[in-house]
C1' cells in the first nucleotide's frame, strides 16, 4: 500500500465484500508448565446463611456465670475466675473505606478563573484561660402490660453527660470618629463608649493546702488539607418538537442559610429565553484515559485513578464539624417472613454464596504478617479495605514437548501412479548427547520495618539526676501466603500437539465417494457422473497450548471529503425574481489592539503513552528520572492583514443630461382572410371518409356554386439559430398608461456593493369556484371499422374544456437537464442595436469601439461524449442540493388548498448490484450500395391414385441401435430368408479367439478317429499319439492366479472423420500512428471485379490464411508410338480390315503448343477496368471437377476405428436352434409407374459411351411360348464375352372409351439362386384386371449440351433395385429486371440485446412466505394539567394540660414568673383518588399496497421508426 465483485470487453461513477488491529467476550475442537493481570456487560430482579464498624475502664456508676479451690449445719457460704464477660451513661467514629451506574443532557463533568457572599471535627503553629455552684437521667431494684417487638409506673446513683453564676479579650453585635487600599454593594488597620458569650477533667512523677509531665477541656489568631457557592468555555441525536415562561424576569422590604441569590414570602413593574435552536422528545453518568488511525478524526469510558449520582420505591426531617445519612430515624407503597390475628420484623447496587433470566462471568477460602483506616496514652481491638490463596487458556508474556549423527532412502501402512516409480522421509529403527518443565529427596533468600518490653547513651522539659518526650545502640517480640520461590541431588527421552485452511481474493493438490442430492459459502460463487470449492483419505500451507467461528469497534472508506469529494449526461442547481437575518466586500490616512503573531508566568493530578536507566534469569509486569500533555488563563510586546472608530477619494454602484431599438406589460377601440350557421338563387344525385370500408349527410334537394346576414376564436405572408422579457412567456392595426435595456456625455452622490437561510411576489398547460360566451377543435361518451380480442391506433359525431371577468391551484423534460456576481485566459466567421473617425452628406464603403446573439475551433478541463471569452478553463464570494438500487416521493405527522392535490418526508424488508460514457458484435416491421434459380419470366415436377422405400406412431416375447428444421426421413445400409444381427424365446458353455509370466500337475489329459444322445451347440463313452544328450530338460496341454471379452454407458470427457453457413469473400498479423482504455487505423473512401480482383486516394507501410493460379478432365492443333485399334491409296479376298501391307486419317496415351484484355476502336481519373470488333477450335476465370480461410452450430458419430472414466465377469461375455428387424386403425418424407393419341400395340430398321469378367463373363448350336436349360468355342481381355442400346426412323393398327389407357391385386402353372424361399427372394407364362381421366392449401428442381426425355453399365451381391454411383443418345423454353419473399456481403444509424430478437421485458390475476401501513377498538407504559383527600415532617401560631436546675415570694407544704413541652390549629406536602388530555408500545375482525419465490394465467406496454417515436 491494496484486492474481489456490474460488462462480450473498456473507462468512470457507485455500493457490497476481504486482507489488519483490538475485546471484561461467548461458542466448537484440543489442552503440558509457570509469571503477571483479569472475571455478573443481561433483571438497579428476588434473596437463605455467615461475616463486612466499632472502640475507649487512663471519662462514669454498676457488675455476673460456668469452671477450679476451700469451708459447710448440706440450705448454703467464701476465695479465685474478675473488676473479666454482657449491658448502660458518656466521648470519638459511624458522612470514611467498600458497591453500583438506575437516574441525570445539566443542580453533572472537564479546563481555567472568582468568593471584598462562605464553612471546616480530628492535625500543625501560636495567644489567653480553665474559678465557683447546682439539679437530674440511664444502668440497677420493685411492680405492671404484651404472643412477640417492646413499653409503663415508682424509687436509688456517677461522670470529660446537663445547668446557673464569675472572669471576660485581640471574639461577636450595633453606634460614633480617623487612616489606608482601589475588586468601591466595600476590604484592611485603628480609637472611644455600650451590650453579649467559656471551660472538665483523667493519668503519671515528686520534697504533696504545692510543683511538674503527658493526654484531654474553653475562647481567639494563623496554617495545612477538605468542603460549599459562583462565572466563562466545551460537552450526543431529533425541527415529523417553534414558540417557551407567572416565582416566570427585575426591583423594594423581610425571612432563611455557613454563605450570595426568587432559595422562600409580601408588594411593585412586565419582563426573561429562542432559528448561534429556547421548550419538548429520545439516548447517556462525565473525565484522565482505552482501541483504532500516517495524521486529522472515529468509536469507547470494563479494570486503575478523579468526580457526580444512587442505596427496596417515593417523601421527610433529626443528630452532627460534616448527611437529608448503603448495613440511622419517621411516614407512605410494593414485596418477603413471624403472629396467640390484636400486631410486629426486614432491605447483599459490601465479601462469599443462592435462585431466576441469559451465549455468558469464580471460593459460602486464609490472614490482619504487610499497606491503609477507626478508637485508644498505650498494649491492643475492629477492619470481606487490603494482603494472599482457590477456580476459569479469559487476556498478555515466557518455557517445554528434545539436540546431533543416521539410507541415491528399511519394513509396513497409506496415498498417488504413465506400474518404471513417487510420497510419508532423516522421519523411524540404530548410535550418541543433554537434562529445561513435570516427578522424588534435601536445603533456603526475601517480603520485617516498626511498635512494645528489657538494658544503655545523648538532648529537651522540670526545682528535680522522678516521670515524660525526642533521638541513637544492643537484646527480644511479629509470616496469612507456604516449602509456593531459588539452589543442590536422583532418575530417565522418559509424562507433554493440536487447530484451521488448501477455487480466486490468499500461503497451500491429488485420489476416492456423492451426482443441483447431501452439503459448502466472507464476496464472487461451487454441486445436475471425471468437483483442487461438498464428505473422507493422503499430501501440503499457516499458526501453535492453542486454533477457528460468532459478535462489536476503528481501519482500509477520499464511502460525510477540516486535512480531503462532488452536482451538463452517473445521485445532486431551488421554475424565476425581489429581499430580511447572516456571510463576504474598492483606494488612502490616523487611532485602538478584539482576531492574529512573539515572549514569559501559572496551570494542564497521579497512573497511562513515548524516551533513558534500573528490578524480577528474559519478557509480560514493576520502579526511578525525563519528555510530552498540541489545552486554558494571566502578564509583557508587535501592528503587516482583518474587525472596530474617525476622516478623505472615485475606478464599484447609483443619479442627471442627450439620443435609440424592441411580438416587454396593462386597458380601450378597429380590421380583413378563413370557418360554421341562417336566408335567398342556380343545380339535380350523390357527398364525405379510408389501406379498404362503414357509421354519417343527401330528392323534405345535400356536396358544389353565387349573393346577403350573424357569430366566435385565431391573427397568413412579413418571419430570420432575428427582437424583447427575471422566468413563465410575448406576433393583425390604432390610441392611452407603464417597466426594463443600450449608446453617448462625464455634471452629481461617495462604497450607497454581491449573495441571500427563513419570507414575499410572479409562475405554461391541465384542473377547481362563480358568472358570461361557444365558430372551430375536442378528454369523457355514442357509433362505424380493424382485430383472436381492441375499453386503442383509423373514421363519423360529440359534452366538459379551450375564450372573457373575478378568484383559487403552484406544478412541468418549468431544460442550456449547466444557481447568482466579479476578474482573467488564442484565434476565425456571421446576425442585431448604438457611437466615433473616414468618406461624403441621398444612401453606401472602410477602420475602431460598447452591448446582445449564432457557429467553428487552440490551450486547458472532462470517465468519455463534449465544453471552450455566453466555459464544463483559471481564481474569489454567497446560496441551494447529493451520498448504492428497490421499497418511495410511498406511509405517517405537520402545514397549505374548495377539491384535485402540493410542500416537508421516513422505516421495516430486500438485492449485489442499479447506473454514465464509449467499444466490438448481433439485431431492427432503420437507411444506402451489391450479389445468389432468391424473386420475377419459363420448362418439368411434388402435394390427389396405386405401388416401392425410409420415418413417426401403434402393436409385439422381440419388432436391435443411431440420425431430428434447412444440414434426420431410397440416411448409417455399395443389397436383413440362415449368416449378417447388435433384438426376443429356448438350449448350452466358462473362455471361441489373444498372452508374456508365476506356481502346481501330468502323458491315464488335449488333438485326431469312432460310437451314443440331441434341433444344433454341446455332453458322455471307446481307441490312438511327440522329441530327447534319459536331467520331471524342451515342446505341447491342463488347473489356479494374472487376465480375456462386452454393438454395455457417457459424441456434454475425447482423437479421427463428416455435415452446414459457403466457393460466401472474407479472417488476421508485424511494426507504426490515434485513444486513459476496450479498441481503432490498415480492411474506411472514389472507381472496378465473380472475388479484400485490381487501380487511385490515404497515418499508414508491409505480410499471412482464404479468392485466383498451380492439379485432373473436356474442347483445338502439333509431335512420338502403331497392337488387340484404323484403312486414304496399292494388292488378294470366302466380301467380314478377313489377309498382305500402310503410319496418312479415326482412335489410343505419353509429351508439347494455344488465350494474355495480347491487337484495334470507344469510354474511363493519362488508372484499374468496361463496351464493341478483328483473328481464333475456344475470349475475357472457355465448360466441368478436385481443392472449403478465421470460425459457428457443446451439429453428427463411443454401433467403422481409436480412446479416458464408469459398469458386467458361471454374465451386460461366448456358442447354437427358431423367431424378429418385413408385424399395421393412422401420419409424413423421397421415389417408381400411370391417368394416355407428341400415345398404346405389332412388324421392320439405324446410331453410343463408359464399364465388368476366372468359384467369372460366356459366343455359335440345340430344347423351352418364356424365365431358363443342355453344352461349351473364346477370353485374366482396345483381341473373347456381358451386348439385343432405347428413344429415333419406316410401315400397320387402335379412335377418346376407365378404353387395345393403366397396371395394382389375386389364382394357377413354372424357372433360378441357395443347406433352406412358410413367415420372407427374384423371374416367367396364362388368367384376373383395382385406384387413377393431370391432382386443394401449399411446395421443389433447373440459365445450355442445362431442364426434359431415352436407354446402357457398375458397386454391393449365392440370389434379390423403382435406390445409389456412373455413361452416353435426342435435346428445349425463358430472363438481361431487382418493387417484393428467402439467404448473403460492405458502409451507416438506433438499441435497455451479448445464451446476442427463438433477445430483452411490463402490469393485472392465481399460489406460498415475510415485514409494513390503515382500522371499530382493546390492553399497558410515560408525561404534565385541574380538582379531591392529605401521612411523616419542618416552619408559624396557640398552648386552659405538663415541667428538676434560673429568678421572686414562702407558712418550707408550696405558689408565681422566666423558659420549655405534650396537644391543637394553619401553610406546604409524598403516595392515593377523580377528570380531561398529550405521547409511546403491544394487540385487533377486516382493508391496503410492497419485497421475495427455475419452469402457473392473460395479454405485449417499453428497448429497433419496438411496429401509433
Nucleotide at each position: 500500500c491494496g484486492g474481489g465483485u456490474u460488462u462480450g470487453a473498456u473507462c468512470c461513477u457507485g455500493g457490497c465484500u476481504c486482507a489488519g488491529a483490538a475485546c471484561g467476550a461467548a461458542c466448537g475442537u484440543u489442552g503440558g508448565c509457570g509469571g503477571c493481570g483479569u472475571g455478573g456487560u443481561u433483571u438497579a430482579g428476588g434473596c437463605a446463611u455467615g461475616c463486612a464498624a466499632g472502640u475507649c475502664g487512663a471519662g462514669c456508676g454498676a457488675g455476673a456465670a460456668a469452671g477450679c479451690c476451700c469451708c459447710u449445719u448440706c440450705g448454703g457460704g467464701g476465695g479465685u475466675g474478675a473488676g473479666u464477660a454482657a449491658a448502660g451513661c458518656g466521648g470519638c467514629g459511624a458522612a470514611a473505606g467498600g458497591g453500583u451506574g438506575a437516574g441525570u443532557a445539566a443542580u453533572g463533568c472537564a479546563u481555567g478563573g472568582a468568593c471584598a457572599a462562605c464553612u471546616u471535627a480530628c492535625c500543625c503553629c501560636u495567644g489567653a484561660g480553665a474559678c465557683u455552684g447546682g439539679g437530674a437521667c440511664a444502668a440497677c431494684u420493685a411492680c405492671c402490660c404484651u404472643a412477640a417487638c417492646g413499653g409503663g409506673u415508682a424509687g436509688c446513683u456517677a461522670a470529660u453527660a446537663c445547668c446557673g453564676g464569675a472572669u471576660g479579650g485581640c471574639g461577636c453585635c450595633a453606634g460614633a470618629g480617623g487612616g489606608u487600599c482601589a475588586c468601591a454593594u466595600g476590604g484592611c488597620c485603628u480609637u472611644c463608649a455600650g451590650g453579649c458569650u467559656a471551660a472538665a477533667g483523667g493519668u503519671g512523677g515528686g520534697u504533696u493546702u504545692c510543683c511538674u509531665g503527658c493526654c484531654g477541656c474553653u475562647c481567639g489568631g494563623g496554617g495545612a488539607g477538605a468542603g460549599g457557592u459562583u462565572c466563562a468555555u466545551g460537552u450526543c441525536c431529533u425541527a415529523u418538537u417553534a414558540g417557551c415562561u407567572u416565582g416566570u424576569u427585575g426591583g423594594u422590604g423581610g425571612g432563611g442559610u455557613a454563605a450570595c441569590g426568587g432559595c422562600c414570602c409580601a408588594c411593585c413593574a412586565a419582563g426573561g429565553c429562542g432559528a448561534u435552536g429556547a421548550u419538548g422528545g429520545g439516548u447517556a453518568g462525565c473525565c484522565g484515559g482505552a482501541c483504532u488511525g500516517a495524521g486529522a478524526g472515529g468509536u469507547u469510558g470494563g479494570c486503575c485513578g478523579g468526580u457526580c449520582a444512587c442505596a427496596c420505591u417515593g417523601g421527610g426531617a433529626c443528630u452532627g464539624a460534616g448527611a437529608c445519612a448503603c448495613u440511622g430515624c419517621c411516614c407512605a407503597g410494593a414485596c418477603u417472613c413471624c403472629u396467640a390475628c390484636g400486631g410486629g420484623a426486614g432491605g447483599c447496587u459490601g465479601c462469599a454464596g443462592u435462585c431466576g433470566a441469559g451465549a455468558a462471568u469464580c471460593u459460602u477460602c486464609c490472614g490482619c504478617a504487610a499497606u491503609g483506616g477507626a478508637c485508644g496514652a498505650a498494649a491492643g481491638u475492629c477492619u470481606g479495605a487490603c494482603g494472599g490463596a482457590g477456580c476459569g487458556a479469559c487476556g498478555c508474556c515466557g518455557c517445554g514437548u528434545g539436540g546431533g549423527g543416521g539410507a541415491c532412502g528399511a519394513a509396513g501402512g497409506c496415498c498417488c501412479u504413465u506400474u518404471g516409480g513417487g510420497u510419508u522421509g532423516u522421519a523411524a529403527a540404530c548410535c550418541u548427547c543433554u537434562g529445561u518443565c513435570a516427578g522424588g529427596g534435601g536445603u533456603u533468600a526475601g517480603g520485617a520495618a516498626a511498635u512494645g518490653c528489657g538494658a544503655u547513651g545523648c538532648g529537651g522539659u522540670u526545682a528535680a539526676u522522678a516521670c515524660c518526650c525526642g533521638u541513637g545502640u544492643c537484646g527480644u517480640u511479629u509470616g496469612a501466603c507456604a516449602a509456593a520461590u531459588g539452589c543442590c541431588c536422583c532418575a530417565g527421552a522418559g509424562g507433554a500437539a493440536g487447530c484451521a485452511c488448501u477455487g480466486g481474493c490468499u500461503a497451500a493438490c491429488u485420489a476416492c465417494g456423492u451426482g443441483c442430492c447431501a452439503g459448502c459459502a466472507g464476496c464472487c460463487g461451487c454441486g445436475g457422473u471425471a468437483a483442487u470449492a461438498c464428505g473422507u483419505a493422503g499430501a501440503g500451507u499457516g499458526c501453535a497450548a492453542a486454533c477457528g467461528u460468532u459478535g462489536u469497534u476503528c481501519g482500509g472508506a477520499a464511502u460525510u471529503a477540516c486535512u480531503g469529494g462532488g452536482c451538463a449526461u452517473a445521485a445532486a442547481g431551488a421554475g424565476c425574481u425581489c429581499g430580511u437575518a447572516g456571510g463576504c466586500g474598492g483606494c488612502g490616512u490616523g487611532g485602538c489592539g478584539g482576531g492574529u503573531c512573539g515572549g514569559u508566568u501559572g496551570u494542564g493530578a497521579a497512573a497511562g503513552c513515548c524516551c533513558c536507566u534500573g528490578g524480577c534469569u528474559c519478557a509480560a509486569c514493576c520502579a526511578g528520572g525525563g519528555a510530552a500533555c498540541u489545552g486554558c488563563a494571566g502578564c509583557c510586546g508587535a501592528a503587516a492583514c482583518u474587525u472596530c472608530c474617525a476622516u478623505g477619494c472615485u475606478u464599484g454602484a447609483g443619479u442627471g443630461u442627450g439620443a435609440g431599438a424592441g411580438g416587454g406589460g396593462a386597458g380601450a377601440g378597429u380590421g380583413g382572410a378563413a370557418c360554421u350557421u341562417c336566408c335567398a338563387g342556380u343545380g339535380g344525385a350523390g357527398c364525405g371518409g379510408u389501406g379498404a370500408a362503414a357509421u354519417g349527410c343527401g330528392u323534405a334537394g345535400a356536396u358544389a356554386u353565387u349573393g346577403g346576414a350573424a357569430g366566435g376564436a385565431a391573427c397568413g405572408c412579413c418571419a430570420g439559430c432575428g427582437g424583447c422579457g427575471a422566468a413563465a412567456g410575448c406576433g393583425a392595426c390604432u390610441c392611452u398608461c407603464u417597466g426594463g435595456c443600450u449608446c453617448a456625455u462625464u455634471a452629481c452622490u461617495g462604497a450607497c456593493g454581491c449573495u441571500g437561510a427563513g419570507g414575499a411576489g410572479c409562475g405554461a398547460a391541465a384542473g377547481c369556484u362563480a358568472g358570461g360566451g361557444u365558430a372551430g377543435c375536442g378528454a369523457a361518451c355514442g357509433g362505424g371499422a380493424u382485430u383472436a380480442g381492441a375499453u386503442a391506433c383509423c373514421c363519423c359525431g360529440g359534452u366538459a374544456g379551450u375564450c372573457c371577468u373575478a378568484g383559487c391551484c403552484g406544478u412541468a423534460a418549468a431544460c442550456g437537464a449547466u444557481g447568482g456576481g466579479c476578474a482573467c485566459u488564442a484565434a476565425g466567421u456571421g446576425g442585431a442595436g448604438g457611437g466615433a473617425a473616414u468618406c461624403c452628406u441621398a444612401c453606401c464603403u472602410u477602420u475602431c469601439u460598447c452591448u446582445c446573439u449564432u457557429c467553428u475551433g487552440a490551450a486547458g478541463c472532462u470517465a468519455a461524449u463534449g465544453u471552450a471569452u455566453u466555459a464544463a478553463g483559471u481564481g474569489c464570494c454567497c446560496c441551494g442540493c447529493c451520498u448504492g438500487g428497490g421499497g418511495a416521493g410511498u406511509a405517517u405527522g405537520g402545514u397549505c388548498g374548495c377539491a384535485a392535490g402540493g410542500c416537508u418526508g421516513a422505516a421495516a424488508c430486500u438485492c449485489a448490484a442499479a447506473g454514465g460514457a464509449a467499444u466490438u458484435g448481433a439485431c431492427g416491421g432503420g437507411g444506402g450500395c451489391u450479389c445468389g434459380c432468391a424473386c420475377a419470366a419459363g420448362c418439368g415436377g411434388u402435394g390427389g391414385a396405386g405401388g416401392a422405400u425410409g420415418u413417426u406412431g401403434c402393436u409385439u416375447a422381440a419388432u436391435u441401435c443411431g440420425a431430428a428444421u434447412c444440414a434426420a426421413c431410397g440416411c448409417g445400409a455399395a443389397g436383413a430368408a440362415c449368416c449378417u444381427u447388435a433384438c426376443c424365446u429356448g438350449g448350452g458353455u466358462u473362455g471361441a479367439a489373444c498372452u508374456a509370466c508365476g506356481u502346481g500337475c501330468u502323458g491315464c489329459a488335449a488333438g485326431c478317429c469312432c460310437u451314443g444322445u440331441g434341433a444344433a451347440a454341446g455332453c458322455a463313452g471307446g481307441g490312438u499319439u511327440c522329441c530327447u544328450u534319459c536331467g520331471a530338460g524342451g515342446g505341447u496341454g491342463c488347473a489356479c492366479g494374472a487376465u480375456a471379452g462386452g454393438u454395455g454407458u457417457u459424441g456434454c470427457a475425447u482423437g479421427g472423420c463428416u455435415g452446414u453457413c459457403g466457393u460466401c469473400a472474407g479472417c488476421u498479423c508485424g511494426u507504426g500512428c490515434c485513444g486513459u482504455g476496450a479498441g481503432g487505423u490498415g480492411u474506411u473512401g472514389g472507381g472496378u471485379u465473380a472475388a479484400g480482383u485490381c487501380c487511385c486516394g490515404u497515418a499508414a507501410c508491409g505480410a499471412g490464411c482464404g479468392a485466383a493460379a498451380c492439379c485432373c478432365u473436356u474442347g483445338u492443333c502439333c509431335u512420338u508410338a502403331g497392337u488387340u485399334g484404323c484403312c486414304a491409296g496399292c494388292a488378294c479376298u470366302u466380301c467380314g480390315g478377313g489377309u498382305g501391307g500402310g503410319g496418312a486419317c479415326u482412335c489410343u496415351a505419353g509429351g508439347g503448343a494455344u488465350a494474355c484484355u495480347g491487337c484495334c476502336g470507344g469510354u474511363g481519373u493519362c488508372a484499374a477496368g468496361c463496351c464493341g470488333g478483328a483473328g481464333g477450335a475456344a475470349g475475357g476465370u472457355g465448360g466441368g471437377g478436385a481443392c472449403g480461410a478465421c470460425g459457428u452450430c457443446a451439429a453428427g458419430u463411443c454401433a467403422u476405428c481409436a480412446u479416458g472414466g464408469c459398469c458386467c465377469u458361471u454374465a451386460c461375455g461366448c456358442c447354437c436352434a427358431g423367431g424378429g428387424c418385413u408385424g399395421c386403425a393412422a401420419a409424413c418424407g423421397u421415389c417408381c409407374c400411370a391417368c394416355a393419341a407428341u400415345g398404346g400395340c405389332c412388324g421392320g430398321u439405324a446410331c453410343a459411351g463408359a464399364g465388368g469378367g476366372a468359384u467369372g463373363c460366356a459366343a455359335u448350336a440345340c430344347c423351352g411360348c418364356g424365365a431358363g436349360g443342355u453344352g461349351g468355342a473364346g477370353c485374366a481381355a482396345a483381341u473373347c464375352u456381358c451386348a439385343g442400346a432405347a428413344a429415333g426412323c419406316c410401315g400397320g393398327u387402335c379412335c377418346c372409351a376407365g378404353u387395345u389407357c393403366g397396371g395394382a391385386u389375386u389364382g394357377c402353372a413354372g424357372g433360378c439362386u441357395g443347406c433352406a424361399a412358410u413367415u420372407c427372394g427374384c423371374c416367367u407364362g396364362c388368367a384376373u384386371g383395382a385406384a387413377g381421366c393431370c391432382g386443394g392449401a401449399a411446395u421443389c428442381g433447373c440459365u445450355a449440351g442445362u431442364a426434359a426425355u431415352c436407354g446402357c453399365g457398375g458397386a454391393u451381391c449365392a440370389g434379390c433395385a423403382u435406390g445409389c454411383c456412373g455413361c452416353g443418345g435426342u435435346g428445349a423454353a425463358u430472363g438481361u429486371g431487382u418493387u417484393c419473399c428467402c439467404g448473403a456481403g460492405c458502409c451507416u444509424u438506433g438499441u435497455a440485446c451479448a445464451c446476442a430478437c427463438c433477445g430483452c421485458c411490463c402490469g393485472u390475476c392465481a399460489a406460498g412466505c415475510c415485514a409494513c401501513c390503515c382500522a371499530a377498538g382493546u390492553a399497558g407504559g410515560g408525561c404534565g394539567c385541574a380538582c379531591c383527600c392529605g401521612a411523616a415532617g419542618u416552619c408559624c401560631a396557640u398552648g386552659a394540660c405538663c415541667c428538676a436546675a434560673c429568678c421572686c415570694g414562702u407558712u418550707c407544704g408550696c405558689g408565681g414568673g422566666a423558659g420549655g413541652g405534650a396537644g391543637u390549629g394553619g401553610c406546604c406536602g409524598a403516595a392515593g383518588g377523580u377528570g380531561a388530555g398529550c405521547u409511546u408500545u403491544a394487540u385487533g375482525a377486516g382493508g391496503g399496497g410492497g419485497a421475495c419465490u427455475a419452469a402457473g394465467u392473460c395479454g405485449u406496454a417499453a428497448c429497433a421508426a419496438g411496429g401509433u417515436a